Small-subunit ribosomal RNA, 5' domain from an uncultured bacterium, 520 nucleotides, folded computationally.
Its mean pLDDT, the model's own confidence on a scale to 100, is 85.
The RNAcentral record of the full RNA draws on Greengenes.

Context: one part of a larger RNA
């Protein structure tokens, strides 16, 4: 010079597009961030409307004047059909999105490669199939415990929930074949008779769904070759440790785990050990090799107070799920419960320092539904911050008696300075009035009366910071007098200081300028 998630100081007009807790992976009050499906089930509860009871009512008819009949209408129960609502069983998703980097020197990353050792819900596609039947349990109900949390017991009830039978393929499991083919294990095709194994209905009759098996597709998982910081003031490490048999366990290989047997395996091509760090596309700087660094956006990895654990499920050892254990809040009737922002915003703290407890599902995407729609702090959007970048603009032509003020003077006189004032113009923004979008496929727009477009209108409402001794562009006066201060470095300053403080003028950049920190 360049460059930054910055900070500080002084000063600040506008728009547009980025960003915005780098320290305490400190603690966290409050809302909200993951629900949904009545077209899986049986119940409740609301409204309509029909119809039945028995009740009040009494228009009005009859009368032997005692009294009988008895419409409307009122509320009160029963069924039965519609429409909605949903607490619970059921199905789907809560393993996605969003946060964070604390750990982790690793097969965790990044490149290439291998699974003849593996999985894959929901999607496409092909075949084939769906027959029969059984116990139960939430909800209710009705006794009881408890401060609460949340329980316990008896009786009833359904399902696409839960279990038996039946059938069944090229599905699994042992045997025994044949053909091709590999890279060792071996891997593909067709065939035998044996054993096992399936299912579920809804509804508006358009579908939508169930089960078996192949095949795709889409995620995943594990091996493996090279690459991947500093330290020798770290030299020797390691007992499931190295390798075999054999089992177990896993979607799968393996010391992954176990019994047994051997005594091996790593290491100055740096083993262990200690310090440091997510890891990459990438970003920044350089002619370039290289250096540095990994915010934001994108790929992966690893975490969700701490340590551990498995359940369930296609898939987790699960941020808003379960169970222990600790720490630490917070509620009790002291017996005992409740919690987990490194999700959005918001507090407190630390900190040099880093924002709104906003709007909206209108658009893209995600989950659920058959849809209608619901959810969704992802998202899209507003809002603060000159953080950072890119653009505007704070006026523009004339204008000489070189006015006035100030500051220098050798007192003539110079500079500021065509600057002002004055004339005649123009409206970028920005504020005033009218229109007013695309975003949106028929309906639907949070933004937003917002962008833009037009008409008035007034130079009005818009300039400051550093610097001037060399490096460096850009000087003079006055105070000061090794004081006071200055500094990147040489250095200035002890009475004429172009280096201090201020004036005046310059010089550089400019809504910023200038310091500090870092990096090349």
């Nucleotide at each position: 010079g360049g460059a930054u998630g910055a900070a500080c100081g002084c000063u600040g007009g506008c728009g547009g597009c980025g960003u915005g807790c780098c320290u305490a992976a400190c603690a966290c009050a409050u809302g909200c961030a993951a629900g949904u499906c009545g077209a899986g089930c049986g119940g409740a509860g609301a409204u309509a409307u029909a119809a039945g009871a028995a009740g009040c009512g009494g228009a009005g008819a009859u009368u032997u004047c005692g009294g009988u009949c008895a419409a409307a209408g009122c509320a009160u129960u029963u069924u039965a059909u519609a429409u909605u609502u949903u607490a619970g069983c059921g199905g789907c998703g809560g393993a996605u999105g969003g946060g964070u980097g604390a750990g982790g020197a690793a097969c965790g990353c990044g490149u290439g490669g291998a699974u003849a050792a593996c999985c894959u819900g929901c999607c496409u596609c092909a075949c084939a199939c769906a027959g029969g039947g059984g116990g139960a349990u939430a909800a209710c109900a009705g006794a009881u415990g408890g401060a609460a949390a949340c329980g316990c017991c008896u009786g009833u009830u359904a399902a696409u929930a839960c279990c038996g039978c039946a059938u069944a393929u090229g599905c699994u499991c042992a045997c025994a074949g044949c053909a091709c083919c590999g890279c060792a294990u071996g891997g593909u095709g067709c065939a035998g008779g044996g054993a096992g194994g399936a299912a579920a209905g809804a509804u508006u009759u358009a579908u939508c769904g169930g089960u078996g098996u192949g095949a795709g597709a889409u995620g995943g998982a594990u091996c493996c070759g090279c690459g991947u910081c500093g330290g020798a003031u770290u030299a020797g490490c390691c007992a499931g440790u190295u390798g075999g048999c054999g089992g177990g366990g896993u979607a799968a290989c393996g010391g992954c785990c176990c019994a047994c047997c051997a005594a091996a395996g790593c290491g100055a091509u740096g083993a262990u050990c200690c310090g440091u760090a997510g890891c990459c596309g990438g970003c920044c700087u350089g002619a370039g090799a290289g250096g540095g660094c990994g915010a934001c956006c994108g790929g992966c990895c690893a975490c969700a107070u701490u340590g551990g654990g498995a359940c369930u499920g296609a898939g987790a050892c699960a941020c808003g799920g379960c169970c222990c254990a600790a720490a630490c809040u917070c509620c009790u009737a002291c017996g005992g419960g409740a919690g987990g922002c490194a999700g959005c915003a918001g507090u407190g703290g630390g900190g040099g320092a880093u924002a709104u407890u906003g709007c909206a599902c209108a658009a893209u995407g995600g989950g659920g539904g058959a849809a209608a729609c619901c959810c969704u702090g992802a998202u899209g959007c507003a809002g603060c911050g000159a953080c950072g970048c890119c653009g505007c603009g704070u006026g523009a032509a004339g204008g000489a008696g070189g006015a006035a003020g100030u500051a220098c003077u050798u007192c003539g006189g110079u500079a500021u300075g065509u600057a002002a004032a004055c004339u005649u113009c123009u409206a970028u923004c920005a504020g005033c009035a009218g229109g007013g979008a695309a975003g949106a496929a028929g309906a639907u727009g949070a933004c937003g009366g917002u962008a833009c477009c037009u008409g008035a209108c007034u130079a009005a409402g818009a300039a400051g910071c550093a610097c001037c001794g060399g490096c460096u562009a850009a000087a003079u006066a006055c105070g000061u007098g090794c004081c006071a201060g200055c500094a990147g470095c040489c250095g200035c300053g002890g009475u004429a200081a172009u280096a201090c403080g201020u004036a005046u003028g310059g010089u550089g950049c400019a809504a910023g300028c200038g310091u500090u920190a870092u990096c090349c």